RNA sequence: GUGAGCUAGGCAGUCGCGGAGCGUCACCGGGAGGUGAUGGUUCGAGGAAAGUCCGGACACCAGAUAGCGAGGGCGGUGGGUAACGCCCACCCGGGGAAACCCGCGGGAAAGUGCAACAGAGAGCAGACCGCCGAUGGCGCGGCCACACGUGAGCCGCGCACAGGCAAGGGUGAAAGGGUGCGGUAAGAGCGCACCGGCGUCGCGGUGACGCGGCGCGCACGGCAAACCCCGCCCGGUGCAAGGCCAAGCAGGACCGCCGACCCGGCUAGGCGAGGUCCAGGUAGGCCGCAGAGAUAGAUGGCUGCCCACGACAGGAUCCGGCUUACAGGCUCAC
Numbered sequence: 001g002u003g004a005g006c007u008a009g010g011c012a013g014u015c016g017c018g019g020a021g022c023g024u025c026a027c028c029g030g031g032a033g034g035u036g037a038u039g040g041u042u043c044g045a046g047g048a049a050a051g052u053c054c055g056g057a058c059a060c061c062a063g064a065u066a067g068c069g070a071g072g073g074c075g076g077u078g079g080g081u082a083a084c085g086c087c088c089a090c091c092c093g094g095g096g097a098a099a100c101c102c103g104c105g106g107g108a109a110a111g112u113g114c115a116a117c118a119g120a121g122a123g124c125a126g127a128c129c130g131c132c133g134a135u136g137g138c139g140c141g142g143c144c145a146c147a148c149g150u151g152a153g154c155c156g157c158g159c160a161c162a163g164g165c166a167a168g169g170g171u172g173a174a175a176g177g178g179u180g181c182g183g184u185a186a187g188a189g190c191g192c193a194c195c196g197g198c199g200u201c202g203c204g205g206u207g208a209c210g211c212g213g214c215g216c217g218c219a220c221g222g223c224a225a226a227c228c229c230c231g232c233c234c235g236g237u238g239c240a241a242g243g244c245c246a247a248g249c250a251g252g253a254c255c256g257c258c259g260a261c262c263c264g265g266c267u268a269g270g271c272g273a274g275g276u277c278c279a280g281g282u283a284g285g286c287c288g289c290a291g292a293g294a295u296a297g298a299u300g301g302c303u304g305c306c307c308a309c310g311a312c313a314g315g316a317u318c319c320g321g322c323u324u325a326c327a328g329g330c331u332c333a334c
Stems, first nucleotide, its partner, number of pairs: 001334007009306007017044004022039007046312001050323002053321005058238004065268004069263001071234005076090005091105001092103004106229002111227002113223002128169002130165003135162002137159007144151003177195006196218001197216008242287004251278005258272002
C1' cells in the first nucleotide's frame, strides 16, 4: 500500500419506561373473570435498523388461463442460489511498480441518427501551409547552320502555368494503420521486414478465449449509458395486503352483446350478477404480529470508576441482496 473479517464503549449503584409472568390488597360479579393499587422476577434495537433500489415468503384479484401487442429487465464464459439487476471463479479490455481495482463487456456490413466550433476534409472524403514539376508550357543564355536575323536540333539556368502528391506541418476530442528500409520528379503498402488486421489449419481449454504455423498489402472510423436489431426472462397490487367480530342506515339516476382479470389494448375461453355516478349513515375491537413487538408509537435521567474519550445512527409482516453514511479498536493474508 491492497484485500478480508470482528467490534461499535465497559462495570457498579439509584430513580424511571414498554412486553411477559408471579404474588398481595380493595371493589364489582352467581361464576368465569374484570377494574384499581402495590411488590418482585425476567426480556428489551443495527451493521447498516437508512435508501425503498432488486428478488422472494405470504395475501387478495369474477381462472392467475392461453395467445398477440405494448411495456419492463438482463447482456463476455462457466457455475451458485428459492430467486435476482445478487454472489464466486475465469476470459478480454483499461489503470497501477505490484498486491489489486474498474467495466450498462452481443451487433456499427439491416436501417435511422449524432459529433458544436475549428478545419481542405468528420463517411465514404479531402488540399490551408507546403513538396515536386522528370513530361508539356513560358522566359533567358550558349553551341551549330546559313542571308544582318531567323530556324530544326542539343545543352544549361530560371518560372511554377498545366500537372502530380497526401509523406511533413497546421485544425481538431477524433483525420483513412504504426516504426524502419528501399523506391520515386516528389511521394504513397508502391514494395519489403516486423507489429497490427483478416482468413485458415493445428494444439490447449467445458467455454469465453489463448498459443503457434501458413496465406493475404489488407485497411469501409467513433458513439447503440442514441433510436434500433439479436438472444434470454417477466401477471398485477401489496401488511394502510388480508381475515373475523361489532356498530349503523336512505335512497336516487344511468347501463345490462354489461362487468372483473396493470395497459382509457385485442382475440379466445370460462367466470360474476352486478357495475358506474350522486347523496346519507357508522367506523370500535381482535387476529395477521414473533426471543423488541410498540400503535401520538418504549430502553432515559443522575452518580462514581475504567479508557478506545465513543462515529454513522434507532425497528413496525418477515427473509436473501445491493447502494449510501461511518470516529476508534482488534485480527489475518498478500